[in-house]
RNA sequence: AGAGUUUGAUCCUGGCUCAGAACGAACGCUGGCGGCAGGCCUAACACAUGCAAGUCGAACGAUGAAGCUCAGCUUGCUGAGUGGAUUAGUGGCGCACGGGUGCGUAACGCGUGGGAAUCUACCUGAUAGUACGGAAUAGCCCCGGGAAACUGGGAAUAAUACCGUAUAAGCCCUUCGGGGGAAAGACUUGUCGCUAUCAGAUGAGCCCGCGUGAGAUUAGCUGGUUGGUGAGGUAAUGGCUCACCAAGGCUACGAUCUCUAGCUGGUCUGAGAGGAUGAUCAGCCACACUGGGACUGAGACACGGCCCAGACUCCUACGGGAGGCAGCAGUGGGGAAUAUUGGGCAAUGGGCGAAAGCCUGACCCAGCCAUGCCGCGUGUGUGAUGAAGGCCUUAGGGUUGUAAAGCACUUUCAGCAGGGAAGAUAAUGACGGUACCUGCAGAAGAAGCCCCGGCUAACUUCGUGCCAGCAGCCGCGGUAAUACGAAGGGGGCUAGCGUUGUUCGGAAUCACUGGGCGUAAAGAGCGCGUAGGCGGCCAAUCAAGUCAGGGGUGAAAUCCCGGGGCUCAACCCCGGAACUGCCUCUGAAACUGGUAGGCUAGAGUUCGGUAGAGGGUGGUGGAAUUCCUAGUGUAGAGGUGAAAUUCGUAGAUAUUAGGAGGAACACCGAUGGCGAAGGCAGCCACCUGGGCCGAUACUGACGCUGAGGCGCGAAAGCGUGGGGAGCAAACAGGAUUAGAUACCCUGGUAGUCCACGCCGUAAACGAUGGAUGCUAGAUGUCGGGGUCAUUAGACUUCGGUGUCGCAGCUAACGCAUUAAGCAUCCCGCCUGGGAAGUACGGUCGCAAGAUUAAAACUCAAAGGAAUUGACGGGGACCCGCACAAGCGGUGGAGCAUGUGGUUUAAUUCGAGGCAACGCGAAGAACCUUACCAGCCCUUGACAUCCCGAUCGCGAUUAGCAGAGAUGCUUUUCUUCAGUUCGGCUGGAUCGGUGACAGGUGCUGCAUGGCUGUCGUCAGCUCGUGUCGUGAGAUGUUGGGUUAAGUCCCGCAACGAGCGCAACCCUCACCCUUAGUUGCCAGCAUUUCGGAUGGGAACUCUAAGGGAACUGCCGGCGUCAAGCCGGAGGAAGGCGGGGAUGACGUCAAGUCGUCAUGGCCCUUAUGGGCUGGGCUACACACGUGCUACAAUGGCGGUGACAGUGCGCAGCGACCUCGCGAGAGGAAGCGAAUCGCAAAAAGCCGUCUCAGUUCGGAUUGUACUCUGCAACUCGAGUGCAUGAAGUUGGAAUCGCUAGUAAUCGUAGAUCAGCAUGCUACGGUGAAUACGUUCCCGGGUCUUGUACACACCGCCCGUCACACCAUGGGAGUGGGUUUUACCCGAAGCCGGUGGGCUGACCUUUUGGAGGCAGCCGUCCACGGUAGGGUCCGCGACUGGGGUGAAGUCGUAACAAGGUA
Repeated sequence: AGAGUUUGAUCCUGGCUCAGAACGAACGCUGGCGGCAGGCCUAACACAUGCAAGUCGAACGAUGAAGCUCAGCUUGCUGAGUGGAUUAGUGGCGCACGGGUGCGUAACGCGUGGGAAUCUACCUGAUAGUACGGAAUAGCCCCGGGAAACUGGGAAUAAUACCGUAUAAGCCCUUCGGGGGAAAGACUUGUCGCUAUCAGAUGAGCCCGCGUGAGAUUAGCUGGUUGGUGAGGUAAUGGCUCACCAAGGCUACGAUCUCUAGCUGGUCUGAGAGGAUGAUCAGCCACACUGGGACUGAGACACGGCCCAGACUCCUACGGGAGGCAGCAGUGGGGAAUAUUGGGCAAUGGGCGAAAGCCUGACCCAGCCAUGCCGCGUGUGUGAUGAAGGCCUUAGGGUUGUAAAGCACUUUCAGCAGGGAAGAUAAUGACGGUACCUGCAGAAGAAGCCCCGGCUAACUUCGUGCCAGCAGCCGCGGUAAUACGAAGGGGGCUAGCGUUGUUCGGAAUCACUGGGCGUAAAGAGCGCGUAGGCGGCCAAUCAAGUCAGGGGUGAAAUCCCGGGGCUCAACCCCGGAACUGCCUCUGAAACUGGUAGGCUAGAGUUCGGUAGAGGGUGGUGGAAUUCCUAGUGUAGAGGUGAAAUUCGUAGAUAUUAGGAGGAACACCGAUGGCGAAGGCAGCCACCUGGGCCGAUACUGACGCUGAGGCGCGAAAGCGUGGGGAGCAAACAGGAUUAGAUACCCUGGUAGUCCACGCCGUAAACGAUGGAUGCUAGAUGUCGGGGUCAUUAGACUUCGGUGUCGCAGCUAACGCAUUAAGCAUCCCGCCUGGGAAGUACGGUCGCAAGAUUAAAACUCAAAGGAAUUGACGGGGACCCGCACAAGCGGUGGAGCAUGUGGUUUAAUUCGAGGCAACGCGAAGAACCUUACCAGCCCUUGACAUCCCGAUCGCGAUUAGCAGAGAUGCUUUUCUUCAGUUCGGCUGGAUCGGUGACAGGUGCUGCAUGGCUGUCGUCAGCUCGUGUCGUGAGAUGUUGGGUUAAGUCCCGCAACGAGCGCAACCCUCACCCUUAGUUGCCAGCAUUUCGGAUGGGAACUCUAAGGGAACUGCCGGCGUCAAGCCGGAGGAAGGCGGGGAUGACGUCAAGUCGUCAUGGCCCUUAUGGGCUGGGCUACACACGUGCUACAAUGGCGGUGACAGUGCGCAGCGACCUCGCGAGAGGAAGCGAAUCGCAAAAAGCCGUCUCAGUUCGGAUUGUACUCUGCAACUCGAGUGCAUGAAGUUGGAAUCGCUAGUAAUCGUAGAUCAGCAUGCUACGGUGAAUACGUUCCCGGGUCUUGUACACACCGCCCGUCACACCAUGGGAGUGGGUUUUACCCGAAGCCGGUGGGCUGACCUUUUGGAGGCAGCCGUCCACGGUAGGGUCCGCGACUGGGGUGAAGUCGUAACAAGGUA
């Protein structure tokens, strides 16, 4: 410090997620030791039991043990004295500390800093005292009540308990005369106490400034409320309380209300600023079962005190009583979860005491728990046949791995034994025989957890097969998973490791430091203006902000720095710094601010001009539409893509004239003007706002912005009343359509218009808030001014409105003096997408609705700009038998063939739009053959190795069984090679064993190779440079041209590669060479056949050359490339044809040509054989053949090719057969012989018919091939003679030697072609042209597509699940108003009860106690509100879900932008 994730890729915006640190944690697996810390975060839920606050006999009366002394005497008892243990009670002090918890509390509660009107036991200092009296009372004793708790009556008694009197330095009150008020003694006789007052210290109470959560979907709150006077009350100020008076007080700088919460030092995190948090330790506060109350006291409204009420629990004799662990342990419960009913007062501290001492679950220790932090160990060295085993393997090896074993050492920790502290100053040690030290034995007792696709360090095999599972995000898993599970190996951390939860960080993702708002989320529709914020120049002053220095405070601990102590560390101790804060004193005066003064540059006023659809009111004008009246006139009009609805013979449309009415204002008109925006358009008048220009004087900062507020605000809509020509939601009809509640057409009502009143929203847009200043220009245009000038005009200035453009900015697009640049000020707004601008609540509105405005839930994206493609029922240009123009077909028939389907035991398999379907298959009767049935074989039909036997093998005859494979016999022939002569070697056969063979079994989506297709289309790329943040662009685009990215020109490109072309083959012309089997001009011979001699000219053959290049001429073209025409030429602009197929696309095809990974079968999914099947047949499709006839059939005639092929062959010729063919047989391994006849042609006939067309089908007789033609071959003769008379929608091929037509040959092959591949013969028509269909190329444009339009995607409905709104109501919490009740208690009142001290004239009084009454008041009750939560029949929308239904709204002009 960053990383992953939106895309085909890119940049940006933006969310989600991860890596870090931390924890009072929990869970899973694992677990050796020690030190230091920590340990109910939940039920402030309920608690059994024990303990947690007592102490003082030196305050008091009592009690009176042990012991001692004495006496009596029945020598073991009694009595007396002394003694004083013990302690219930009275009394004193303490119990208000210590310990716990965080309910409540948003508060002077806390933090911080100040303040004045106070108290303070014990402690310290000082001053002054401590005199004289009195009356009770508990304990105890007696008598009672009660189950108990407890309690009544009587009698006696003490005090440092209580009371009176005296005194009063000081104190208090005062009307300033005066008045009031104290004490306690004890004993060991010098100590402790007591009283009063002052002061201190400590502690506490009170007041104030500032700070200290959330919500405005809480905006108004308040009656002791705010203040005053007086009184009461308190330790003390104060409405703290009361009486009276006044009517105040708080609040947008957030009152009130609601929700949440103890606050702080600190802790965690962070670079910091911040954010989160408030366990342990420390300070403060609050609370003590819930609520209320006071008493005592220095201090409490009191955790282990009291009273009352309530709930709960317990005891009870039913009458009544008792209790409060949020003290320490512990129990139940809750919970994911948190310990022992331990030891000790030895230390520290506290209470009481003079002290000894007692008490102390505070505390010090121990126990439990890896809860955390820190430290240590589980060995060290050596050790390569790199052991065994495991795993992987390309089978060689690699790895685990110096790891182990082995050898040599060591002993920390743990164990055993011995010694043994400090903590304690004299004594006292729970911890503890602990820490520590020494010795002994022995590698001995001590390693796990998570991860290994990327982020993120670490990889292989097997299993599984979208299953099981993983997952923090992206995402893995559908048969080769580094992502699941296991194993081997590796990586990380280590007595721990992972997971989960939470916090901060990363997140600049709430941005003070440190973000944004044209298009990503985000500028309010516009103005006026309140509060507020900000604000021109000059000098003066004040000192609030600001700055400097000083003082106080900022507790300790913590953090940081420096030291020190435990062996180190954690931990602890000491010192320093710091605590960024607050208060205060002194000073400074630049800036901000205040005060007073001045100025004119901002702002405004005045005067003179000026442009304008600025606004309002009233008039007025013409054109047009419609309607009405009348005329002319006749059959249509209207409307559309085409129609129809509609109007019209009752006279429409058209046309002429007149009239009515409403609305809107052509031309001018604009890129124009005005206005704050919305918006504003004929013309005239009146009223009126603002702007601009020029000029002078005046005011003197009067300014800018603007939360709330107020006003304006298109269209639609609403209310009332008018108006209504045209247009036109709704609605009706007609079309279109699968449907058409639409688009189109015919009608048509609200509405549109006017007046008044509402509504208050728009893509109210420049998607750009307002103001001011600054920062290159160029060029239009509107308004005004100036200078020059004769006009035209030139220059200049101010204000507006456009275009282009520099710097700069921007993610880019773009903006650019009219900023989106550089700055300042103010306002508004944003913080992932969806849910949702929705729900609820509030406000406004007549309503429609507007405004303000969430959450649950859900997703990992949603988005902006630009790029490359692809696509478009976008555009431009161009090409192609693409269309058009033609010729001939297919689709109809019969048959052939392939496919689908069906059938079947099997009908083997593959191929599936073009680019499967006469395709693999250049040829299924057996074989082929992969399929089916049956019968057989199991190291196998085939390969290698091993062992044994044989020496061959093999060929051949015959027989038997069998369907055959096969099995069993048998005849004859033959007798391998080398040799060291050994079955020794090779080779062969048979038998055996196991390794293995074998598989047309699966996966073409694991592959190689090959092939198809776009497409013989003209494209596809690279290097360097340049441009761009980048993907990318440029080059390759542009202007021409071409068949072509072909060439030329231009150009930030310059070059290059694969393609194109050319080079190759062939055909067409010529030449050279050669001349048999081919040829024959001339010569000769001839049987008249190039047959022979001969010839080498010609044809031809087959080798090599030549020839064509826009080379020449003219025109066009940019002086180009090139195009057009011409000449010459066998051929002319690529001369015809072929081979040749760029980068790539289709997971295209092929595992069944072959090869091959993986998987599967192994007496079978392998091998052999016989038979069957692949040939089935209601049907559908593709491709063909033959036809339907006269351009023909039949008969006759007998002319003219070229390519090929031939020895298991072609077969002349002869004979036979009607024929297929058969029997003989020459020649030829072929330019020699043969196949071989070419056929269309020509002549004659038939004369339009199901025929002399057509030949299917069937019968019958044959031929050939073959082991064999039944399933299932081809051919022949005779006979039979079906459909079919030119083929619907639709569709195919072809541009010249082409189509069409005619025959010929070949491969395969025993036989079998209408198929395929070749060959020649005859030989056309048409192309205006590129609008349209299809395909393709280039450029451009749009895009929400990128699996790329066979794309994407929307809404209803149906089903399932989830959260949520409404909802008759219902249950609860909380709060509030009115009234009722009114415990305990303080306070006040009261008199008829009782009464020790004091007074008294002895009768009473003062005072007190109890009673009663009253105010206040907790709980409770009745009635009614507010608010929150739960449930709720039914209901609304929302979200999610695998392939559901209906349509196709959006994205391209998305087919109606």

Small-subunit ribosomal RNA from a metagenome, 1457 nucleotides, folded computationally. Its Rfam family is "Bacterial small subunit ribosomal RNA". Its family is annotated with ribosome and structural constituent of ribosome in the Gene Ontology.